[in-house]
Predicted 3D model of a 92-nucleotide RNA (TPP riboswitch aptamer (THI element)) from Vreelandella lutescens.
Its Rfam family is "TPP riboswitch aptamer (THI element)". A reference for the family is Rodionov et al. (2002), "Comparative genomics of thiamin biosynthesis in procaryotes. New genes and regulatory mechanisms", J Biol Chem.
The organism belongs to Vreelandella, within Bacteria.
RNA sequence: CACCAACGACAGGGGCGCCGCACGGCGGCUGAGAAGCACCCUUUGAACCUGAACCGGAUAACGCCGGCGUAGGGAGUCGUGGUGCUUUCCAC
Numbered sequence: 001c002a003c004c005a006a007c008g009a010c011a012g013g014g015g016c017g018c019c020g021c022a023c024g025g026c027g028g029c030u031g032a033g034a035a036g037c038a039c040c041c042u043u044u045g046a047a048c049c050u051g052a053a054c055c056g057g058a059u060a061a062c063g064c065c066g067g068c069g070u071a072g073g074g075a076g077u078c079g080u081g082g083u084g085c086u087u088u089c090c091a092c
Stems, first nucleotide, its partner, number of pairs: 001084004006080005011042004016036001017029005048073003054067004
């Protein structure tokens, strides 16, 4: 210096919908998460956003499921370790 994977530290990104009721709240649905001392994601990037008041299907209803999607965007650095290569120094 390059590569590899793991761990750690710090940092960063993101969403929170649908339905019912006696509505400061409680309950039902999907989900990792529907405001949680939580959860998910960080370029190996479908976390999340845009297209989108999109298309098809299902549902009590909804990004509920599929498509769109090899689309366009999207948030990271450092330390430790291993392997390889190179250079320098010392000894034989």